This is a predicted structure of a 66-nucleotide RNA (transfer RNA) from a marine eukaryotic metagenome. The coordinates come from a structure-prediction model, not an experiment, and the mean pLDDT is 81. Rfam family: tRNA.
[in-house]
């Protein structure tokens, strides 16, 4: 300097209720597969504490990668 879904990542000045894309899945289409279309599941936001009305965000301790 990093650590947010199984992977690769955003996530503004704390505030709509945590997303994208790729994987995986159910359908659609095909003689079949893949592709593309349409849907759907998946997260204790590394742990734990502290401020606030409200924390992925701020602060403090700790692990962990580089």
């Nucleotide at each position: 300097g990093g650590g947010u879904a199984g992977c690769u990542c955003a996530g503004c000045u704390g505030g709509u209720u945590a997303g994208a894309g790729c994987a995986c899945u159910g359908g659609u289409c095909u003689c079949a597969u893949a592709a593309g279309c349409c849907g759907g599941g998946g997260g204790u936001c590394g742990g734990g504490g502290g401020u606030u009305c409200a924390a992925g965000u701020c602060c403090c301790c700790c692990c962990u990668c580089u």